Context: one part of a larger RNA
RNA sequence: GAGUAACGAAAAGAUGGGUGAGAAUCCCAUCCGUCAAAAGUCUAAGGUUUCCAGGGGAAGGUUCGUCCGCCCUGGGUUAGUCAGGUCCUAAGGUGAGGCUGAAAAGCGUAGCCGAUGGGCAACAGGUUGAUAUUCCUGUACUACUUAAUGGACAGAAGGAGUGACGGAGAAAGAUAGCGAGAGCCAACUGGAGGAAUAGUUGGUUUAAGGUAACAAGGGAGUGAUGAUAGGCAAAUCCGCAUCACACAUAUCCUGAGUACUGACGACGUAAGUCACGUGAAUCUCUGCUUCCAAGAAAAGCUUCUAUGGUUAAUUCAUUAAGUACCUGUACCGCAAACCGACACAGGUAGACGAGCAGAGAAUGUAAAGACGCGC
Numbered sequence: 001g002a003g004u005a006a007c008g009a010a011a012a013g014a015u016g017g018g019u020g021a022g023a024a025u026c027c028c029a030u031c032c033g034u035c036a037a038a039a040g041u042c043u044a045a046g047g048u049u050u051c052c053a054g055g056g057g058a059a060g061g062u063u064c065g066u067c068c069g070c071c072c073u074g075g076g077u078u079a080g081u082c083a084g085g086u087c088c089u090a091a092g093g094u095g096a097g098g099c100u101g102a103a104a105a106g107c108g109u110a111g112c113c114g115a116u117g118g119g120c121a122a123c124a125g126g127u128u129g130a131u132a133u134u135c136c137u138g139u140a141c142u143a144c145u146u147a148a149u150g151g152a153c154a155g156a157a158g159g160a161g162u163g164a165c166g167g168a169g170a171a172a173g174a175u176a177g178c179g180a181g182a183g184c185c186a187a188c189u190g191g192a193g194g195a196a197u198a199g200u201u202g203g204u205u206u207a208a209g210g211u212a213a214c215a216a217g218g219g220a221g222u223g224a225u226g227a228u229a230g231g232c233a234a235a236u237c238c239g240c241a242u243c244a245c246a247c248a249u250a251u252c253c254u255g256a257g258u259a260c261u262g263a264c265g266a267c268g269u270a271a272g273u274c275a276c277g278u279g280a281a282u283c284u285c286u287g288c289u290u291c292c293a294a295g296a297a298a299a300g301c302u303u304c305u306a307u308g309g310u311u312a313a314u315u316c317a318u319u320a321a322g323u324a325c326c327u328g329u330a331c332c333g334c335a336a337a338c339c340g341a342c343a344c345a346g347g348u349a350g351a352c353g354a355g356c357a358g359a360g361a362a363u364g365u366a367a368a369g370a371c372g373c374g375c
Base pairs, nucleotide, nucleotide: 013031014030015029016028017027018026032372033371034370035369040352041351042350046332047331050330051075052074053073054072055071056070060068061067080141081140082328083327084326085325087118088117092113093112094111098107099106100105122139123138124137125136126135142324143323144322145321146320147319148318149317150316151315152314153308154307158304159303160302161301162300166291167290168289169288172284173283174282177278178277179276181274182273183204184203185202186201187200188199189198205266206265209261210260211259214257217254218253219252220251221245222244223243224242225241226240228239230238231237267272292295338347339346355365356364357363
């Protein structure tokens, strides 16, 4: 320079009360305003205690401060079923043997590691100041152990099937959700007057699992015989060959959903019904149709023998009782807690995303909810 610029989105504050030494700034109430495909809710990454309670005010907070993501002292994260591991494999990595190289080392088969994929069993309600599909209550399911009863030979690290997959498009069925109506329940009610057999507002909720009857739809030929040049051995399996039956309103498999149960429960002060309309980007659908560029693997599951067993020591079913490892779980998460040196107008994957008008996630309005951007 200069007590000058600035004090970080123009969403906006006002009044009253409280606390206190002290209040524009903290708390409460009432108005007003802002967002509403978000500035609401859940969650991945990342952060790592910032979460909650009591206390504090030096510093941090662009002012203030009795307040705080600040400081101090305590407390808080509970799982067979959620996510990951004790399962599987992809790209990629590693790599017994092996190949190359003077060496260092490079490459690479089997194998192993490795999710962003496959496989795999839990829902509703309640509860804390702070956790909850984890605690509690109720009702389930999965694997294993033991016992009883009843039945049966079991069975690969091998074979076969399944798992098992692209793009685009279209339709039907169903549900979630939503709308208005009637019934029922609750609360309120005239504001200069009237209308209570009235009006207004709100509500009318309930899961997984189980059951068999039903169900829109979708898919599949079935059986027998064969020492049959295949599937690295074997096979009763698959494939192949032959024959029979059938081409369907049958049979089998699958399948959203409905009904009943769960529930003499939960939730609700109470009512806790009915039919209608609309209607998904969700489910049926890993379906169907169609196209060419022809669209993972392995485990798991089913089956077959090799092999092992001769009669329960193995295995299946039902019932009953019991058992259930490790890690994560607080909180923020379009943000003042992550990445940007900052309490920074930037950036940040996924899910839900009500209503009215509308083609719409545009736009306007605005519910639940959250905020008024720390002079």